[in-house]
Small-subunit ribosomal RNA from an Aquificaceae bacterium, 1548 nucleotides, folded computationally. Lineage of the source: Bacteria > Pseudomonadati > Aquificota > Aquificia > Aquificaceae. It matches the Rfam family "Bacterial small subunit ribosomal RNA". The RNAcentral record of the sequence draws on SILVA.

RNA sequence: AGAGUUUGAUCCUGGCUCAGCGCGAACGCUUACGGCGUGCCUAACACAUGCAAGUCGCGGGGCAGCGGAGUCCUUCGGGACUGCCGGCGACCGGCAAACGGGUGAGUAACGCGUGGGUAACCUACCCUCAGGUAGGGGAUAACUCCGGGAAACCGGAGCUAAUACCCUAUACCGCGCUGCAUCACUAAGAUGCAGCGUGAAAGGGGGCCUCUGCUUCGCACGCUCCCGCCUGAGCGAUGGGCCCGCGUCCCAUCAGGUCGUUGGUGAGGUAACGGCUCACCAAGCCUCUGACGGGUAGCUGGUCUGAGAGGACGACCAGCCACAGCGGGACUGAGACACGGCCCGCACCCCUACGGGGGGCAGCAGUGGGGAAUCAUGGGCAAUGGGCGAAAGCCUGACCCUGCAACGCCGUGUGAGGGACGAAGCCCCUCGGGGUGUAAACCUCUGUAGGGAGGCAGGAGGAGUGCAGUGGCUAAUACCCGCUCGCACUUGACCCGCCUCCUAAGGAAGGGACGGCUAACCACGUGCCAGCAGCCGCGGUAAUACGUGGGUCCCAAGCGUUGCGCAGAGUCACUGGGCGUAAAGCGUCCGCAGCCGGUCCCGUAAGCGGGUUGUCAAAGCCCACGGCUCAACCGUGGAAUGGCAUCCUGAACUGCGGGACUUGAGGCACGCUCGGGUAGGCGGAAUUCCCGGUGUAGCGGUGAAAUGCGUAGAUAUCGGGAGGAACACCGAAGGGGAAGCCAGCCUGCUGGAGCUGUCCUGACGGUCAGGGACGAAAGCUGGGGGAGCAAACCGGAUUAGAUACCCGGGUAGUCCCAGCCGUAAACCAUGGGCGCUAGGGCUUGUCACCCGGCAGGCUCGCAGCUAACGCGUUAAGCGCCCCGCCUGGGGAGUACGGGCGCAAGCCUGAAACUCAAAGGAAUUGGCGGGGGCCCGCACAACCGGUGGAGCGUCUGGUUCAAUUCGAUGCUAACCGAAUAACCUUACCCGGGCUUGACAUGGUAGGGCCGCUCUGCGAAAGCGGAGCCUUUCACUCCUUUUGGAGUGAACCCUACCACAGGUGGUGCAUGGCCGUCGUCAGCUCGUGUCGUGAGAUGUUGGGUUAAGUCCCGCAACGAGCGCAACCCCUGCCCUUAGUUGCUAUCCCCUCGGGGAAGCACUCUAAGGGGACUGCCGGCGAUAAGCCGGAGGAAGGUGGGGAUGACGUCAGGUCAGUAUGCCCUUUAUGCCCGGGGCUACACAGGCGCUACAGUGGCCGGGACAAUGGGUAGCGAGCUCGAAAGGGUGAGCCAAUCCCUCUAAACCCGGUCAUGGUGCGAAUUGAGGGCUGCAACUCGCCCUCAUGAAGCCGGAAUCGGUAGUAACGGGGUAUCAGCUAAGUCCCCGUGAAUACGUUCUCGGGCCUUGCACACACCGCCCGUCACGCCACGGAAGUCGGUUCGGUCGGAAGUCCUCGAGCUAACCCCUUUUGGGGAGGCAGAGGCCGAUGACCGGGCCGGCAACUGGGGCGAAGUCGUAACAAGGUAGCCGUAGGGGAACCUGCGGCUG
Repeated sequence: AGAGUUUGAUCCUGGCUCAGCGCGAACGCUUACGGCGUGCCUAACACAUGCAAGUCGCGGGGCAGCGGAGUCCUUCGGGACUGCCGGCGACCGGCAAACGGGUGAGUAACGCGUGGGUAACCUACCCUCAGGUAGGGGAUAACUCCGGGAAACCGGAGCUAAUACCCUAUACCGCGCUGCAUCACUAAGAUGCAGCGUGAAAGGGGGCCUCUGCUUCGCACGCUCCCGCCUGAGCGAUGGGCCCGCGUCCCAUCAGGUCGUUGGUGAGGUAACGGCUCACCAAGCCUCUGACGGGUAGCUGGUCUGAGAGGACGACCAGCCACAGCGGGACUGAGACACGGCCCGCACCCCUACGGGGGGCAGCAGUGGGGAAUCAUGGGCAAUGGGCGAAAGCCUGACCCUGCAACGCCGUGUGAGGGACGAAGCCCCUCGGGGUGUAAACCUCUGUAGGGAGGCAGGAGGAGUGCAGUGGCUAAUACCCGCUCGCACUUGACCCGCCUCCUAAGGAAGGGACGGCUAACCACGUGCCAGCAGCCGCGGUAAUACGUGGGUCCCAAGCGUUGCGCAGAGUCACUGGGCGUAAAGCGUCCGCAGCCGGUCCCGUAAGCGGGUUGUCAAAGCCCACGGCUCAACCGUGGAAUGGCAUCCUGAACUGCGGGACUUGAGGCACGCUCGGGUAGGCGGAAUUCCCGGUGUAGCGGUGAAAUGCGUAGAUAUCGGGAGGAACACCGAAGGGGAAGCCAGCCUGCUGGAGCUGUCCUGACGGUCAGGGACGAAAGCUGGGGGAGCAAACCGGAUUAGAUACCCGGGUAGUCCCAGCCGUAAACCAUGGGCGCUAGGGCUUGUCACCCGGCAGGCUCGCAGCUAACGCGUUAAGCGCCCCGCCUGGGGAGUACGGGCGCAAGCCUGAAACUCAAAGGAAUUGGCGGGGGCCCGCACAACCGGUGGAGCGUCUGGUUCAAUUCGAUGCUAACCGAAUAACCUUACCCGGGCUUGACAUGGUAGGGCCGCUCUGCGAAAGCGGAGCCUUUCACUCCUUUUGGAGUGAACCCUACCACAGGUGGUGCAUGGCCGUCGUCAGCUCGUGUCGUGAGAUGUUGGGUUAAGUCCCGCAACGAGCGCAACCCCUGCCCUUAGUUGCUAUCCCCUCGGGGAAGCACUCUAAGGGGACUGCCGGCGAUAAGCCGGAGGAAGGUGGGGAUGACGUCAGGUCAGUAUGCCCUUUAUGCCCGGGGCUACACAGGCGCUACAGUGGCCGGGACAAUGGGUAGCGAGCUCGAAAGGGUGAGCCAAUCCCUCUAAACCCGGUCAUGGUGCGAAUUGAGGGCUGCAACUCGCCCUCAUGAAGCCGGAAUCGGUAGUAACGGGGUAUCAGCUAAGUCCCCGUGAAUACGUUCUCGGGCCUUGCACACACCGCCCGUCACGCCACGGAAGUCGGUUCGGUCGGAAGUCCUCGAGCUAACCCCUUUUGGGGAGGCAGAGGCCGAUGACCGGGCCGGCAACUGGGGCGAAGUCGUAACAAGGUAGCCGUAGGGGAACCUGCGGCUG
């Protein structure tokens, strides 16, 4: 830092997706150890149990329990008594309990953050200073007694203390009032002085005897020390209260809110200001700089991410706030409206003797529940900190530790070295080998961590007590307090660090991935199945994408997955985006607020710049150093951009105040120009209608028609009249207007602009949210008008249909007045203003004599811009200012809400869901019922066919046991088949064989091989008998013959490897072929152009059969194609001369038989010839074309061979080859028989015909190619013939087929009749081949004699030796179903005006939404399934507001007859009275609650509406090409549907 994904490819736009980092996580698999952290994100759901706040006896009365002591008793265990001591339950009292700990519900707020203010305040304990601590009094709890109650607890009587309570004195001083003065001053106020009034207190402990008092040592009311207490002060410290500036989420589909509301006066209240509360007065106050309402949310330091800016978050730690089941309330107190306090209400739970009570884990643990999910009912106060205490100390779930959990970060280990061309296993394989892999084994070694043993630390540098020293106090060396070092003693819950020794490689590796992105590939299985998937996408028989295995890659005690945040995303753009066509300029203008603003000078200092000071807690981040072996972690110190505030300072720029200026802006003057607006009037042409004349049969309309009009007189034509609407020519790239728009002429009124003059004002300006005005067409309301046109509608056509296009009619409407509507492709798809930046050409207005200037309109174009197209002084260039708008496609400009409208509807304007794209421009193709140019038997012209008949043949279909298989538009169909009776043969039935019919190798046994005969059998095959027992090589034996053995070849048997397969896949392939197409094309190198795909070249002007050639040209060359080179043929020559030939001779049976010859024909080898070479014309003097000469042949002479890059996944696995799959007593092999020959039909290709240009009969003439020894077969002979017999010759220029070719010619006949045409079919008799002609051959003869009389729609071939017609030959082959194929020769035409049309093709161009490319793409209704959403009678819930009722606790107020210690009065006392207090009562307020009504939000809902999605449903064909009626926008009507039509607009 980017990458994948829209396309055939490209560039751009744009979304989606990925790689990164992070987490309080969860889930899956796995798991050795340690350190440091972290651990209910959900139900602020409910909680059992234990613990979490006490302490002080140096405040007090006391003494229940414990310990001690003493006394007494004792069955000796112990008991009783004595508060005597240590101490201490409960109680009075003090302090604490408002801290610490938890949670995040609520809260959008001065709640928080930051900076300030408080002269408007408080602060217990603490510090400092000053002064004081005097004299009295009355109660009360505990306790005792009595009573009530289940309990909680309560009541009565009685006793008692205090640092509890009360009174008095005094008070520097405080407070209140009054007065004076000073300071400050807008005000509130501050300070000082004086007077009056008022306001305090508490004691306890230690020591001592100097003073005082008492006295026996001594004691205390004395002295002294310590701790306390009281008053006041302090800008004390600390902690708080309140107030203010600024900052702090989303929705405007929340736009108005508010009655204590805003302010005032007065009062109350508070520590304190305040409408905080109340009475009265005024009517204000807040709000688009977003009030009010709704939703969401604790805020911050910070955390995560990011280059940063920013975005997201607010666990742990820290600060603040809020809360403590929910709601309300106050009390106490320095502090609370109080988590472990109180009262009341509500909900819930518990106890109960039913009377009544108790409770609040969001403290620590723990339980249930919820949830994807979050721990132990642990230890300790040793440390840190807190409360109380004089202290010891006590308490402390704060805290410190431990436990559980890979939840995170960090560290360590699972061994190290050696060890093979490399074990085994497994995997792959081209079978050679390769991989795992130095990996293992094996050898040597080490010992971290773990385990065992021993030793030494640290957290304790702190604190306490005692001793010692020293200082203070003092009369004092006491006490007490402080300090110091030294000594001694004491204090560890938990951790297990370090060192040494022992132990054994021993106990310690997994997870994910491997198609691209993205690092890592093979095999098998599966076969659009099972499955994968983050995106693109994989899987339909060879899957690197599924599953498994092997291998590899990545990370590692973890690895993956999921979720979430940021990044990538410059994809909300401040940094840092855009708006002509991609999403995006408001239809246009005016204009308030807002924002922005010309030149010069002075001032000011708000913005801005510089500096100072304060602050932004700590932690964190960063830097440095340091501590744990390192690291994580931790400690110490430092630093930083920046924020806020303060003061000082600067003055360029902005602002503000003042002054000046003229260039911006505006005004003034003269003329000219203008379809600008509005009102009124006038005019002619035309259409229609009416009247009249002339006139007669049609008119009209269309592609063609019809409806319609017309003999009741139309159309046509002439005259007259009526009425409405629109204004030809001028007219234009023209003019005007802000836009919409504006056009005959004249007049009135009126707006604006430009040119010219440069006289005036002096920045008066620009833009503009909201707002206002204008705003085509259609449409609406009311009233007119209505000629033409014309939605709807009605007819006629067209059509498969035609709710359309075309035609005939026709109503709203179109027109006018008044009022609505407010939208358009309202477009230059381009907001407005200003300045700047080359030019050329045309044009309008104006000034000007001209040059030219200014203001407009258009065209080309530089720089520049742009993705490109294009824009280009009329910018889409370069800048400034202001406004509007955009943020993937669909859903949707829809729904809901709101506003407007009479309505139609308009404005504003979502979401769910869904897709991996949707788009723009350009490129190459392809295509077009686009255009241009040009070819081809493409059409046309001509000739002959096919389609109809019969037959042959092939195919489809059907049938069958099987009718084997393949080929299927052109490019399958007499094709593979150049020969299916058996064979072939692959199919079917049946009978058989298995190492096989065939190949190679091996093991074992036997045998020679072979031959003859034979049984069963249809054969194959399965058996039997016999003969030979020879061949070759070697060894041995033997007397030769011979015998034995071994081996080779061969055979048999058994077995093993293997053979075999026309089984599958031509979508795995090679090879070959078809086709476009013998078309003229297809490309490359270099250069150039373009961001790029790509273009150029190859386009253009000519020309050609041709990308053939010429010329031109940013191209220059080249390759594959074209042409030529090759073959046949046409002319000539040379060579050669048998088997060919015969001009010459002989002979003849008249047949070239012989001789001779090689001239000719011919044969077959070589060569010549033709090149637009020559002439004329045309053309650019070119290429070339036209004509001519010559020539056998002339412009490629004719024919063949030859087929560019490529296309059709074209054809062939059944010709052969071949990967993979399948089969193996069968899918192989053999055999017999059958089938491939079937037959209601359908199609293709042919043959024969339908006849007289013919048939038949007779006669007559002329070929070429080719073939032949298992062959061709002459001749002779038999037969009517097919053919038979015999057989010469010929391995062939020799002989034969085959020398009679047929059409043709001559003569005759037939005479228009289904015939003397036609031959199918059938019968009979023969012949041939073959093992065999039944299924199922061919031929001959006789007989039979069908359909058919020239063929519908449609369709094929052919442009010359061609078509047509005629016969001949050959391959295959025993024979033949050949009428097929290929070849040969004979006879031998017609026609081509021409390129409009059909088909195919080439080049250029144009449009495109096509690119598996028009057999393309694609729209809407309907039907089916699924999904989300809207409406909806209603129904349920939440929230909120208003009104009313009712009203707990409690503060406050009033009363207070009842009760009442201190103080006062009276009284001798008991007592009485007063003040004060209490109970109680009443009042205001007041929570939950109740009723009524309203707003908002949500759930469900019969039914309903559209929408989205969904391999192969229905109907049509709307759009993309001129898409077959150009399309689209707005509007209106209509229609199954896409849509159609009207009106106006746009060109995209």